The part of an RNA shown here (small-subunit ribosomal RNA, central domain) has 346 nucleotides and comes from an uncultured bacterium. Rfam family: Bacterial small subunit ribosomal RNA. The full RNA is in RNAcentral, with records from ENA and SILVA. The coordinates come from a structure-prediction model, not an experiment, and the mean pLDDT is 87.
[in-house]
Context: one part of a larger RNA
């Protein structure tokens, strides 16, 4: 390299868009690149294969034949790919009806809870542990009551519920918005699948500059435990959490399972349409969830939402460690990121 693979052994890009490339319905004509047949013309000798023959045999050397799997050229064929051209509707997409949800973005609004100040009541303790202490309190805490400020999250409903490409997304209302499923069959006619590179969104930390700072809370400082205790508990606390621009681009980014399309027993729930009615059974399209046949798998276990049988594109793996490390380049403000080795060792 031919291969074999990628839930869990090594291996699925964090997700989408989409360029170039590869793949691409059904059915007429029709053209001859690719395909395939006949022929001609090359395919140097040496080499190789097979017959024969010569050195006493072998190597070796003669000698015929093949072969050289290949190109070029010609004439032909047309099923297939592939070019033109035409014409379908089932793929795709659009229109329309009436839906559907925590899908985004911005905006105004609420209670609850916590912390803080005032005020009152009231009077020795609060508070925290396995026990305690540090801390807080007679300068009046803690505990109630009022009123009032503030920032940050949104009890219940709430659910193996919904939504969105992933990340993620939840009080309520409004505004603007992107999807999505049905349900019809007017429209257009293969527009369609993938996607190296590209762009583009992307969790928590982090950065930079302005804001805020109620909670919680890296560092940090004290009390403890402990032989010690740079911890685990305890009392405080700074950066940070929150909010706007901008960077950053990682994660067990997990369904550890790329995307498209078709096939390949069923049964329960359970969402949002249809359609149908008797609030009943029962059907239908999409989605989520539990079980299962066949089939598939070392098993575990997957099983119409496949890890089952297929086709297409695209990523990635090839024994451990050295290493996701060195150098380089590329990005970045830094922190790092991305690409990504060898020696040596087992």
């Nucleotide at each position: 390299u031919u291969g074999g693979g990628u839930u869990u052994a090594a291996a699925g890009g964090g997700u989408g868009c989409g360029u170039a490339g590869g793949c691409g319905g059904g059915u007429c004509c029709u053209u001859a690149a690719g395909u395939c047949a006949g022929c001609g013309g090359u395919g140097a000798a040496a080499u190789c294969c097979u017959g024969c023959g010569g050195c006493u045999c072998a190597a070796c050397c003669g000698u015929a034949g093949g072969a050289c799997u290949g190109c070029c050229g010609u004439u032909g064929a047309a099923a297939c790919u592939g070019g033109g051209g035409g014409u379908c509707u089932u793929g795709a997409g659009u229109g329309c009806a009436a839906g559907u949800g925590a899908g985004g973005u911005a905006a105004g609004c609420g209670g609850a809870a916590u912390g803080u100040g005032u005020a009152a009541u009231g009077u020795a303790g609060c508070g925290g542990u396995g026990a305690a202490a540090u801390g807080c309190a007679u300068a009046g805490a803690u505990a109630u009551u009022a009123c009032a400020c503030a920032g940050a999250a949104c009890a219940c409903c709430g659910a193996u519920u919904g939504c969105g490409a992933a990340g993620g997304c939840a009080g309520c209302u409004u505004a603007c918005u992107g999807g999505u499923a049905u349900g019809u069959a007017a429209c257009u006619g293969a527009c369609g699948c993938u996607g190296a590179g590209g762009c583009a969104c992307g969790a928590a930390a982090g950065c930079g500059c302005g804001g805020g700072u109620a909670u919680c809370g890296a560092a940090c400082a004290g009390g403890a435990u402990u032989a010690g205790a740079u911890a685990c508990c305890c009392u405080g606390g700074u950066a940070g959490u929150c909010c706007g621009c901008g960077c950053a681009g990682u994660a067990a980014a997990c369904g550890a399972u790329g995307a498209a399309u078709g096939c390949u027993a069923g049964u329960u729930g359970u969402u949002u349409g249809c359609g149908a009615u008797a609030g009943a059974c029962a059907g239908u399209a999409a989605g989520u969830a539990a079980c299962a046949c066949a089939g598939c798998g070392a098993a575990a276990g997957c099983g119409u939402u496949a890890a089952g049988c297929a086709u297409u594109c695209c990523a990635c793996c090839u024994g451990g460690g050295g290493a996701g490390u060195a150098c380089g380049a590329c990005c970045g403000c830094a922190a790092g990121g991305u690409u990504g080795a060898a020696a040596c060792u087992c």